[in-house]
RNA sequence: GCGGAUGGCCGGAUGGCCGCGGGGGGCAACCUCCGAGGAAAGUCCGGACUCCACAAGGCGACGGUGCCGGGUAACGCCCGGCCGGGGCAACCCGAGGGAAAGCGCCACAGAGAACAGACCGCCCCGUUUUCGGGGUAAGGGUGAAACGGUGGGGUAAGAGCCCACCGCGGGACGGGCAACCGGACCGGCAUGGCAAGCCCCACCGGGAGCAAUGCCGAAUAGGGACUUCGCGGGGGCAACCCCAGGGGCGCCUUGCCCCGGAAGUCCGGGUUGGCAGCUAGAGAUGCCGGGUAACCGGCAUACCAGAGGAAUGGCCAUCCUCGACAGAAUCCGGCUUACAGGCCAUCCGCGCAA
Numbered sequence: 001g002c003g004g005a006u007g008g009c010c011g012g013a014u015g016g017c018c019g020c021g022g023g024g025g026g027c028a029a030c031c032u033c034c035g036a037g038g039a040a041a042g043u044c045c046g047g048a049c050u051c052c053a054c055a056a057g058g059c060g061a062c063g064g065u066g067c068c069g070g071g072u073a074a075c076g077c078c079c080g081g082c083c084g085g086g087g088c089a090a091c092c093c094g095a096g097g098g099a100a101a102g103c104g105c106c107a108c109a110g111a112g113a114a115c116a117g118a119c120c121g122c123c124c125c126g127u128u129u130u131c132g133g134g135g136u137a138a139g140g141g142u143g144a145a146a147c148g149g150u151g152g153g154g155u156a157a158g159a160g161c162c163c164a165c166c167g168c169g170g171g172a173c174g175g176g177c178a179a180c181c182g183g184a185c186c187g188g189c190a191u192g193g194c195a196a197g198c199c200c201c202a203c204c205g206g207g208a209g210c211a212a213u214g215c216c217g218a219a220u221a222g223g224g225a226c227u228u229c230g231c232g233g234g235g236g237c238a239a240c241c242c243c244a245g246g247g248g249c250g251c252c253u254u255g256c257c258c259c260g261g262a263a264g265u266c267c268g269g270g271u272u273g274g275c276a277g278c279u280a281g282a283g284a285u286g287c288c289g290g291g292u293a294a295c296c297g298g299c300a301u302a303c304c305a306g307a308g309g310a311a312u313g314g315c316c317a318u319c320c321u322c323g324a325c326a327g328a329a330u331c332c333g334g335c336u337u338a339c340a341g342g343c344c345a346u347c348c349g350c351g352c353a354a
Base pairs, nucleotide, nucleotide: 001350002349003348004347005346006345007344008343009342010341012319013318014317015316016315017314018313020035021034022033023032024031025030037325041336042335044334045333046332047331048330049209050208051207052206054255055254056253057252058251059250062205063204064203065202066201067081068080069079070078071077082096083094084093085092086091097200098199102198103197104194105193106192119140120139121136122135123134124133125132126131148166149165150164151163152162153161168187169186170185173182174181175180213276214275215274216273223267224266225265226264227263228262229261232243233242234241235240245259246258247257248256284301285300286299287298288297289296290295
C1' cells in the first nucleotide's frame, strides 16, 4: 500500500419566528422543564404485571430444548471451552444425545445399494471362425455413495492372503471439574448413510392477555325459547353443627375449597362516557473492585415520551457526512431482518521499502 475478518460509534447540526403533547408553577395571562429507535420492524423466544384455573407427588397426552462448564429473573439467549465442517489464515457455521431397541427410506443408472455382486477386463482348461466351463474382484465402467487406503511380498491371475504405515475396534496409564485429549499394548484385517423420517433417552413446560384488569357514572327488557344432570338424613327457636352425596385435574393418592342447585345452546335489548392501569425501572451513565469473559458487587449522578383516530410540523438563514432503514401505544431481556454515508480500534494474508 492492497485485500479480508471481528468489534464499536454517529446516522444530520446550529440560530430565529410560528405551531403541537406531557410535567411543574400560576386566579388567569403566561413562564419553565422534558418530548421516538438501533432497530421503535418481525410477533420468533423468555419474563415482569393482571385475571382465570386448587395445591403437592406420581403416571399419561401434547409441545420445546439437546456436547461440557459458567452467566442470567428466565430463555430456544449470552460467555468460555471441546468436537466436527468451511477457509492459506484471522475467523465463520453446527437442527452437536442415541443407528447394536424397533420400524422406515436411499429414485434412476449399475453386475451389485446392506451382510449385495460379475457388465468390460485379467488368468487357467477345452475348443480354436466362434463358443463353453472354472477362478478373480487388484484395473475400468455406472452412480451422491460400491463392504478400507498407499506401498511391498505372494499368486496361474488376484484378494488383508501376508507385511509396514495410515485408518477402524479395544485399551492399562496420564492430563482436564467436564465435554474430551494423549496413549504403552492387543486385535480382526476388519460391518454404509439418513433420526432437520417415525422413534428411544435426558431435561423443561397451566391458560389468556393492557381490547389484561379495577373503579365511577349512565341506560335498558331482573327479556324470551330450548337441552342435560341434581333435588338426602339427624340435632337445634334460629344462626349454625355432624353424616352421606355431588363438584373443582386427562388419571390415581394425599390435602384443601365449593354446593344445596349447576352446566350449556340460540334469539333479542342496553352501554360505544370518564378515571386508573401509564411509566422510577431485573433500568441508564460514570468510577472502583472481582472474574479469561459473559457478568457480579460497591459508590456517585440524573429522572430521560406517555398519546388516546393517536403529539416532533411549517418557514427563513448557515454548515456539511448532501442525509439510508425507518415513528413508541403496558414494560423489560434477547434473537432475526433492513440500513446511504462517515469514523475508530484490533487481527489475518499478500506485496514493497528500511
The RNA shown here (Bacterial RNase P class A) has 354 nucleotides. Of the family's consensus pairs, 93% are formed in the model. Its mean pLDDT, the model's own confidence on a scale to 100, is 77. Its Rfam family is "Bacterial RNase P class A". From the family's description: Ribonuclease P (RNase P) is a ubiquitous endoribonuclease, found in archaea, bacteria and eukarya as well as chloroplasts and mitochondria. Rfam classes the family as a ribozyme.